[in-house]
Bacterial RNase P class A from SAR202 cluster bacterium bin16, 390 nucleotides, folded computationally. The organism belongs to SAR202 cluster, within Bacteria. It matches the Rfam family "Bacterial RNase P class A". It is annotated as a ribozyme.
RNA sequence: CAAGAGGGCCGGGCGGCCGCUCCGGCGUCGCCGGGGAGGAAAGUCCGGACUCCACAGGGCAGGGUGCUGGGUAACGCCCAGGCGCAGCGAUGCGACGGAAAGUGCCACAGAGACGAUAGCGCCGAUGGCCUCGCGGCAACGCGAGGGACAGGCAAGGGUGAAACGGUGCGGCAAGAGCGCACCAGGUCCCGGCGCAAGCCGGGAUGCUGGCAAACCCCACCCGGAGCAAGGCCAAAUAGGGGGACGUCUCCGCUCUGCGGAGCGCAGCGCCCGGCUGCUGUCCCCGGGUAGGCCGCACGAUCCCUUCCGGCAACGGAGGGACCAGAUAGAUGGCCGCCGUCCCGUGCCCCGCACGGGAUACAGAAUCCGGCUUACAGGCCCUCUUGGCGC
Numbered sequence: 001c002a003a004g005a006g007g008g009c010c011g012g013g014c015g016g017c018c019g020c021u022c023c024g025g026c027g028u029c030g031c032c033g034g035g036g037a038g039g040a041a042a043g044u045c046c047g048g049a050c051u052c053c054a055c056a057g058g059g060c061a062g063g064g065u066g067c068u069g070g071g072u073a074a075c076g077c078c079c080a081g082g083c084g085c086a087g088c089g090a091u092g093c094g095a096c097g098g099a100a101a102g103u104g105c106c107a108c109a110g111a112g113a114c115g116a117u118a119g120c121g122c123c124g125a126u127g128g129c130c131u132c133g134c135g136g137c138a139a140c141g142c143g144a145g146g147g148a149c150a151g152g153c154a155a156g157g158g159u160g161a162a163a164c165g166g167u168g169c170g171g172c173a174a175g176a177g178c179g180c181a182c183c184a185g186g187u188c189c190c191g192g193c194g195c196a197a198g199c200c201g202g203g204a205u206g207c208u209g210g211c212a213a214a215c216c217c218c219a220c221c222c223g224g225a226g227c228a229a230g231g232c233c234a235a236a237u238a239g240g241g242g243g244a245c246g247u248c249u250c251c252g253c254u255c256u257g258c259g260g261a262g263c264g265c266a267g268c269g270c271c272c273g274g275c276u277g278c279u280g281u282c283c284c285c286g287g288g289u290a291g292g293c294c295g296c297a298c299g300a301u302c303c304c305u306u307c308c309g310g311c312a313a314c315g316g317a318g319g320g321a322c323c324a325g326a327u328a329g330a331u332g333g334c335c336g337c338c339g340u341c342c343c344g345u346g347c348c349c350c351g352c353a354c355g356g357g358a359u360a361c362a363g364a365a366u367c368c369g370g371c372u373u374a375c376a377g378g379c380c381c382u383c384u385u386g387g388c389g390c
Base pairs, nucleotide, nucleotide: 001386002385003384004383005382006381007380008379009378010377012338013337014336015335016334017333018332020036021035022034023033024032025031026030038361042372043371045370046369047368048367049366050226051225052224053223057272058271059270060269062222063221064220065219066218067081068080069079070078071077082096083094084093085092086091097217098216102215103214104211105210106209120156121153122152123151126150127149129146130145131144132143133142134141135140165183166182167181168180169179170178184208185207186205187204188203189202190201191200192199193198230294231293232292233291240285241284242283243282244281245280248262249261250260251259252258253257264278265277266276267275301321302320303319304318305317307316308315309314339359340358341357342356343355344354345353346352347351
């Protein structure tokens, strides 16, 4: 100097005029003071807080996660490590438990895709066929040759993403882990290191497709609904009509009612259990209201620390701060100057001046912790690779 990898930050500022909104104060037809969108507010993909219902317990169904250890309120997130893959590398990615529990799939091509396989080929020792020779009365026997029928092979070549481990030697008629040596993987045993996942080493074994982001098996986790949750006040209507269950038994009392118990019913995805209600619950039709207030921002909150623990994520300690709360939905409009970037011109040239243009993604709605996606332009730190120079 160039190309890359990882992490962090900014993404507008100042002034004037006018306008909006929340809080506080006041002298209340308004005035004064203070505050007023994000790193993603987005997607609604996860986890919660909170509220209500409930069975707050056990199981089935259903759903989620899936290496190990740690962090966290929790998570499918974050950190550290392991294994695998990609990259020269910094680093990045991983749907990362189990294929000897079972079922299923592997298109096309190919003979054949795991209870598989013979189209091209190789062999043809054994049986049979043909020819010749020898022996024999004959049956038949022996030998040589031929072809490739029966039969044998799955090693060679081909097809394919993948063909029942790979290389070599032996063996065989020709082959084959058929045997042996070495190698790769699997299984089992032993030793060392590590909390562990695993890693390293030694030995035995002839055991040797892939797919579970197929069904499945295993381990762990999960109640439902959601701020339009849920409360309070006020007002209004036809507290209207229909249906299901079902109102029964016993006891007591202040006795046409109240209380308790039992049966039964209703409420729940299903079962058991339990709880609540019992003139109560549920369902359907119709009518009225749809206004105001709370929830509503003090929080698993934010900022700083050359403090402590930890490799880190993070936790602790100390100090400081209060930083939107709308409800058809505020946080804006205009003007001027500046900042940053791009282009052009000029110059005393790596900077300055002038002119023109651009100024990203995008707007809270109960609130947090994450992930994912979008982003003009700019800055900082660390690391890798290559070149040049010292």